[in-house]
Molecule: Bacterial RNase P class A
Organism: marine sediment metagenome
This record gives sequence, structure tokens and C1' cells, in this order.
RNA sequence: GAGUCGGCCAGGCAAUCGCGCUACCGUUUACCGGUAGGGAGGAAAGUCCGGGCUCCAUAGGGCAGGGUGCCAGGUAACGCCUGGGGGGUGUGAGCCUACGGAAAGUGCAACAGAAAAGAUACCGCCUGCCGGCACUGGAAACGGUGUUGACGGGUAAGGGUGAAAUGGUGCGGUAAGAGCGCACCGCGCAACUGGUAACAGCUUGCGGCAUGGAAAACCCCACCUGGAGCAAGACCAAAUAGGAAGACAAUGUCGCGGCCCGCGAUGUCUUCGGGUAGGUUGCUUGAGGGUACUGGUGACAGUAUUCCCAGAUGAAUGAUUGCCCACGACAGAACCCGGCUUAUCGGCCGACUC
Repeated sequence: GAGUCGGCCAGGCAAUCGCGCUACCGUUUACCGGUAGGGAGGAAAGUCCGGGCUCCAUAGGGCAGGGUGCCAGGUAACGCCUGGGGGGUGUGAGCCUACGGAAAGUGCAACAGAAAAGAUACCGCCUGCCGGCACUGGAAACGGUGUUGACGGGUAAGGGUGAAAUGGUGCGGUAAGAGCGCACCGCGCAACUGGUAACAGCUUGCGGCAUGGAAAACCCCACCUGGAGCAAGACCAAAUAGGAAGACAAUGUCGCGGCCCGCGAUGUCUUCGGGUAGGUUGCUUGAGGGUACUGGUGACAGUAUUCCCAGAUGAAUGAUUGCCCACGACAGAACCCGGCUUAUCGGCCGACUC
């Protein structure tokens, strides 16, 4: 100088005027005034996971659906975090990683290519037989060599296609070739050793190579999983209308009817319960923060001590002025926590790499 990882801060100070909450005091009881205290974030955001809390559902078990997916640990729990393994990447510190199963089954692979899964042969290479031609041996019959055409057979070295083509290199071998044979490398299985495990091995044996890819295709396997959410839920409770019970009064009034009996409807008061407006609660002391020590590589846990740190509900947390500087980003609680992701001016500290 360039870079990597982790942690922290989020303009400062002062004055004045406001806003909402709590406690105390005074006047008063509703209201008003005074004093004091504290008043947004690292993401309060997205609402993507996990939990607390609340209501509903629920004997137990299973299926379906959904989720997770290397191993071990942490945690209230997680798809989060920590440590480790495999793979990829970077000179390196580091960073990235949906990373179970393809010998259970089904399906898929455009174009190109002979062939895209247990098959095949386009060019090429080798060879058999028949025919033509040239040269040649022989008196002839009949042969030999070369070349070419048709029809067969062998091969998978080489070429060509593709994102991907049935192990690689070398030697031998062969008509030409080929794990056909051998050596080394790779691969698979088993054993052994190390490790809690994932896994690793410069170890040994077996196997000529068998299971090509893809499961962010269906699927299989293992594990987890009830639903809705603070507008959850609980309590107090007008006015109006309707409901239930009781009492009272005329033993009335109205309708049916010619009249009686009968049937139906109708008043006032009290109480009760449901419930709307409205109000209270849930609401912030919590898996909480700070400090010290202990255990652990770490995430984290334990012990002691200490602190109380927004709680609004048409919704407070602001405005003005002055000074200073590095000239100030993203953004604002709404039941509460643990994470993840996304946005973000600038600065400080620590460890490490080239």
C1' cells in the first nucleotide's frame, strides 16, 4: 500500500417553547397548576422462519398435506447459531455450498450425432468370398501380386457430434483391434487403523471395471408438524328495540259473535340475562440489561451482585436559535421475545493475510 474477518458508534453541546406517560404535592374530587423522572432502532422495516401468550379443536394410532435433509453440539424453539467433515474457489487471510437415496419403480435429455443406457457402427481399420482390370509364372489347366466394385464378417485404436459417449497412461498382444494380458494411477467392495460421528488413510485383500447424468422430475427413506391470531382474549356497561320471570290494576278494552260461554290480542312497574356505542384490561419485570467470576475451542451455560430502560390508541417522542466538527445515511415502536433477509453518510477498535 492492497485486502479479509469480527465488534462498536449513528453528529455533539447549550438556551427557549411544545407533545404524550408515570410518581408526588397543591387546589380540588371530573379539570387545572407545579416539581421530578424517563420518552424509538440497528435495522423499530419485509412479515420469511421459530417460540411465549390467548381462544377454539383434540382418547389413542395411522393416512393425506406441508416442512427439513453431511455429522456433533447449543437453544424455549427454529429452516437460526457454533464447531467439525466432504466439495468448489482465491497467492493468502478467507469466502460459497438444498451436501440423504439413481443395483425399488416410472419418466427426462432440445439440436447435433451411428448411438443418450445397458445399446450401437457414419467415416475409418482388418478380413472372407465373387467379379473386373494391370503385371507376372506356366505349353495348357491353373496360379501369384497389386488395385477396384458388390455382398458378408470382425473391430471400437483414430476421426466426426454433443453440456454429457461406457476409465487414463505405457508396454505386450493381434489380421486389425480391444482390460484381451500386465505395470502404475483412478474406481467399487470388504477388512484394519484413527475419529463420538460425518469422514479420512502414504495400509492390506478382492474385483478388469460392474452402479454414465439428473431426485431445485415424480418418487423412496428418516425426522418434525392441529387451527386462528392482541381487531387474540377478559371485564364494566348507557340510550333505543326486543326476550324471560314476578307483582299490580281494571276482572277492564279491542277482535270473532245477535247474546252467553269460549278463543286471541292489549297496560304499568320491578328484577334478571344477552348485547351495541363507549370505557377498562391484556400492556410491558422480561427465555430482560450491566459488571465480575467459573465451565466450555465455541455457540452457550452457571453463580454472585446491581439496574428498571417508551407504552401511545385520530395514536406523544418535535420546533426555533447559537456555537463546533469529520457536515450527518437508511429509516420511526403498536402484545412480547429469538433469528433470517433487505436498506444504510461516515467513523472508531481488535485480529489476520498478501